[in-house]
RNA sequence: AAGGUACAGCAGACAAUAGCUUGAAGCAUUCAAGAGGAAAGUCCGGGCUGCAGUGAAGUAUGGUUCCAUUUAAACAAUGGCUAGGGUAACCUAAGGGACAGUGCAACAGAAAGUAAACCGCUUGUUUUUACAAGUAAGGGUGAAACGGUAGGGUAAGAGCCUACCAGACUUUUGAGUAAUCUUAAGUGCUAUGUAAACCCAACCAGCAGCAAGAAGAGGCGGUGGGAACUUCACAAUCCCUCUCUUCGCACGAUUGUUUAAGUAAUUAAACAACCAGAUAAAUUAUUGUCCAAGACAAAACUCGGCUUACAGCUGUGCCUUUUUG
RNA sequence: CGGGGUGUGGCGCAGACUGGUAGCGUGCUUCGUUCGGGACGAAGAGGCCGCAGGUUCGAAUCCUGUCACCCCGACCA
Numbered sequence: 001a002a003g004g005u006a007c008a009g010c011a012g013a014c015a016a017u018a019g020c021u022u023g024a025a026g027c028a029u030u031c032a033a034g035a036g037g038a039a040a041g042u043c044c045g046g047g048c049u050g051c052a053g054u055g056a057a058g059u060a061u062g063g064u065u066c067c068a069u070u071u072a073a074a075c076a077a078u079g080g081c082u083a084g085g086g087u088a089a090c091c092u093a094a095g096g097g098a099c100a101g102u103g104c105a106a107c108a109g110a111a112a113g114u115a116a117a118c119c120g121c122u123u124g125u126u127u128u129u130a131c132a133a134g135u136a137a138g139g140g141u142g143a144a145a146c147g148g149u150a151g152g153g154u155a156a157g158a159g160c161c162u163a164c165c166a167g168a169c170u171u172u173u174g175a176g177u178a179a180u181c182u183u184a185a186g187u188g189c190u191a192u193g194u195a196a197a198c199c200c201a202a203c204c205a206g207c208a209g210c211a212a213g214a215a216g217a218g219g220c221g222g223u224g225g226g227a228a229c230u231u232c233a234c235a236a237u238c239c240c241u242c243u244c245u246u247c248g249c250a251c252g253a254u255u256g257u258u259u260a261a262g263u264a265a266u267u268a269a270a271c272a273a274c275c276a277g278a279u280a281a282a283u284u285a286u287u288g289u290c291c292a293a294g295a296c297a298a299a300a301c302u303c304g305g306c307u308u309a310c311a312g313c314u315g316u317g318c319c320u321u322u323u324u325g
Numbered sequence: 326c327g328g329g330g331u332g333u334g335g336c337g338c339a340g341a342c343u344g345g346u347a348g349c350g351u352g353c354u355u356c357g358u359u360c361g362g363g364a365c366g367a368a369g370a371g372g373c374c375g376c377a378g379g380u381u382c383g384a385a386u387c388c389u390g391u392c393a394c395c396c397c398g399a400c401c402a
Stems, first nucleotide, its partner, number of pairs: 001321010012290007020034006036296001040307002043305005048209004061205005066080005081095001082093004096200002101198002103194003118139002120135006147165006166190002168187004174181002213247004221243002224240004254273008291294001326398007335351004345382001353369005375391005
C1' cells in the first nucleotide's frame, strides 16, 4: 500500500421567522421541554393488572437441550469444550438419546434393517442346458450396501487369523469446577440414516392481556341512517351506526461520569441529571450559510434481549500478501 | 395498540397432521357433433406451491426469517 476480519460511534450543523403538543409562572403574555437505533416485526423473557388456584406434588399441553458463569428473567449474554469452514485474523452450530420402544427410507437394485445370492467365483451332480450347496473378495444399483490396507489362510471366500490404521466398549494415568482433553492396557467387539418423525430422559411454564383494569357521571337517553303498512306528514315500533371524563401514564431492574472487582457478560460504590406523554393523536414549515450533501424510518403502559430495514462518514484492534528501510 | 388466521394453474378449492408421482371443479385452446349456436363427447395447454435460508438422500409438506392480505378485541344495567 492492497485485500480481509472483528468491533465502536455519528445519523446533517448553525441562524432567523411563523406555528403545533405538554408543563410552569408574575397568565391578552412569557419561560422551559419535545422520537429511534431500530420507535418496526411481535420472535422470547420480566414488571404491572384482572381471572383461576390457594401446603406440596402431579397429569395434560407447550417449550428448552455440550459445560460453567451472568441476570429480575429468558429460546438472551459472556467465557470455554467439541464438530465444521477459512492460508490466517476469525466465523458458523435447534450441539442430549437411534442397544427403551414404534415408524419411514420413493425409484433403482439380488438384497434397505428379522439381512440378502442377479452376474461372478468355488465345489458337487451332470454329455450339455441346468440343478444343489458354499461364498459379500470383484461387477452393477442407490443418497446410503455393514470397518480400511497388507499378508496368511481357504475348494473359493470371509476378522477366519496376524500386523498397522479408524471407531466402540471395559479398566486405567494425569490436567480441568465442568463439558472435555490426555496416558496405558484389554476385548475382533464393528448394521446406516432420520428425533426441524412419534417418542424417551432431564429441566422450565397457571390463563389472559393497558381495547388489561380502577373510579366518577350519564341513560327505560341522544345523533345520523334504514325497514314495513297504498301516498304524504308526524308519532310510536324494529334494525344498524356513532355518542363522556379522570386515573392506569412517565422517578425508572432510569440515564450520564468516575473509581473498584472480574478474561468477559456483569456487579458494587460515589457524584450529577429529570429527559415526549398525545387520543384524531404534537414534535413542523419557509428562507439563508456551510460540507461529508443527509439512508432506513417515526413513540401510544413499560423494561431487558433477539430478528429484520438502513445513504454514507469517522475511529480502533488483529490477519494475509507485496514493497521499502 | 393487542390477539389470531390465510397465501397452491385465470378463478374457487384439495393435498401438509403421517416428507418421495401436484390434483379436482370451472374457465381457456383444438377437434367432433349441428344448417348455425348452446349443451354434449374427445384431446391438449397452463404451476419452479408468496419470497429467502436451513434440516433431510429428498421439502408444497418439517423448522426459522420475511412480505402481502383477511378476521377479532373498547360498551355496561
This is a predicted complex of two RNAs, RNase P RNA and transfer RNA, with 402 nucleotides together. It holds a member of the Rfam family "Bacterial RNase P class A". By type it is a ribozyme.